This is a predicted structure of a 429-nucleotide RNA (Bacterial RNase P class A) from an Alphaproteobacteria bacterium. The coordinates come from a structure-prediction model, not an experiment, and the mean pLDDT is 76. Taxonomically the source falls in Alphaproteobacteria (Bacteria, Pseudomonadati, Pseudomonadota).
């Protein structure tokens, strides 16, 4: 200097004019009529009706005002509510090497194993194929118990050539029988791999090494890695992001949750299903506790979980479903002090945790933080000058993109600029 890998920061600046909004304070011969303290609540105390405070409006000043992803809504929680709760089993769903971090996770960190890359680094839906079932198209002889397309070897048998009395040897083409799975072909994958020997030709047939299985031992918390020994009757493979098996985990709904205030209506009408038990009270009725009454109270059938068992608790005689119709669509709160940010230090390989210090950093509600102008800055193209660095001029561009209860992650989008570490290459010293 070039190329690459990983991590971090930023993503316009300044000025003028003007506009919006949260909070604090001031002013108003603006509106308006009760407020403040205290209590669980009432009583009580204080200010005021000549009207003040809270509240509303106007105006002035001060101070603050979107993101690294606010996006996606894919995970995990905090918080709120829910008559169901506790302990099991089954179903359903999720995760899947080991260890650690965390409130938790399907996240993060480190390590192990596998794969890619010269390397820095990157990727993995990483438990089990000897529990079982399924699948491996096409091609190929053959893709689950074996098998032979081309080929190789041996024998029979036909022809040619050579030596030759006979015999022998070599070569060629076709057929039949036997042996073979080393060579070739097909395929993603073909019955362990490579090499040597052996054989008629071959084959773990034998040997060496590797792989595989078993035993033992060393290191490590562990996943796992290494050493030694035995085994050739060494048990085709792959696929679980196929069903399945194993281990672990798992209430629901969600700020439009929820709470309070105010206001209004029609506790309306219709259809259908199921249930309507016992006692007492009340009430209508009767000569009469005679006959009723979906009224009240108690018991109790029944009901309350995805299914089911046990225990506990709740509800419990009008209740469920559908259709038509009516009222309210107001205000306050939840609402921002947090598993918070920043700095520093200690522990740790790191993620992260502890200590100390410091800061408060949006809270809208049809939804605020904007608009215009000027100068500069960054980048690109282009013209001129210049050896170059660079200077001047012209034109164009300045990314992705808006909180709505909050937080930890993941995923996706992003013009341009800056910084650091590491790897490879080239050159110089």
């Nucleotide at each position: 200097c070039c190329a690459g890998u990983c991590g971090g920061c930023u993503g316009g600046a300044c000025g003028g004019c003007u506009g919006c909004u949260g909070c604090c304070g001031g002013u108003g011969u603006g509106g308006g009529u009760g407020g403040g303290c205290g209590u669980u609540a009432u009583g009580g105390c204080c200010c005021g009706a000549u009207a003040a405070g809270u509240c509303c409006c106007a105006u002035c000043g001060g101070u603050g005002g979107a993101g690294g992803a606010a996006a996606g809504u894919c995970c995990g929680g905090g918080c709120u509510c829910c008559a169901u709760g506790g302990a099991g089993a089954c179903a359903c769903g999720g995760u899947g090497g080991c260890g650690g971090c965390u409130a938790a996770c399907g996240g993060c960190c480190g390590c192990c194993g596998g794969g890619g890359g010269c390397g820095a680094c990157c990727c993995c839906a990483g438990g089990g194929a000897a529990a079982g079932u399924g699948c491996c198209a096409c091609a190929g002889a053959a893709a689950g118990c074996a098998a032979a397309c081309c080929g190789c070897c041996u024998g029979a048998g036909g022809g040619u050539c050579u030596a030759u009395c006979g015999u022998u040897g070599a070569c060629c083409g076709a057929u039949c029988a036997g042996g073979u799975a080393a060579g070739g072909g097909u395929g993603a994958a073909a019955g362990g791999g490579u090499g040597c020997g052996g054989u008629a030709a071959g084959a773990g047939c034998g040997c060496a090494c590797c792989g595989c299985g078993c035993g033992u031992u060393u290191g490590g918390c562990a996943a796992c890695a290494g050493g030694c020994g035995c085994g050739g009757u060494c048990g085709a493979g792959g696929u679980a992001a196929a069903c399945c098996c194993c281990a672990c985990c798992g209430g629901g709904a969600g700020c439009a949750a929820g709470a309070c205030c105010g206001a209004a209506u029609a506790g309306g009408g219709g259809u259908g299903g199921c249930c309507g038990g016992a006692u007492g009270u009340g009430u209508g009725u009767u000569a009469a506790c005679u006959c009723g009454c979906g009224a009240c109270a108690u018991c109790g059938a029944g009901c309350c979980u995805g299914u089911u068992u046990c225990c506990a608790g709740g509800u419990g005689a009008g209740u469920c479903a559908c259709c038509c119709g009516g009222g309210u669509u107001g205000g306050u709160u939840g609402c921002a002090u947090g598993a918070g940010g920043c700095g520093u230090u200690c522990a740790g390989c790191a993620a992260u945790g502890g200590g100390c210090g410091u800061c408060c950093c949006a809270g809208a509600u049809g939804a605020a933080u904007g608009g215009c102008c000027g100068u500069c800055c960054u980048c690109g193209a282009u013209g001129a000058g210049g050896c170059a660095a660079c200077u001047c001029g012209u034109c164009g561009a300045g990314a992705c993109a808006g909180a709505a209860c909050c937080c930890g992650g993941c995923u996706u989008a992003c013009a341009g600029g800056c910084c650091g570490a590491c790897u490879g290459g080239u050159g110089u010293a």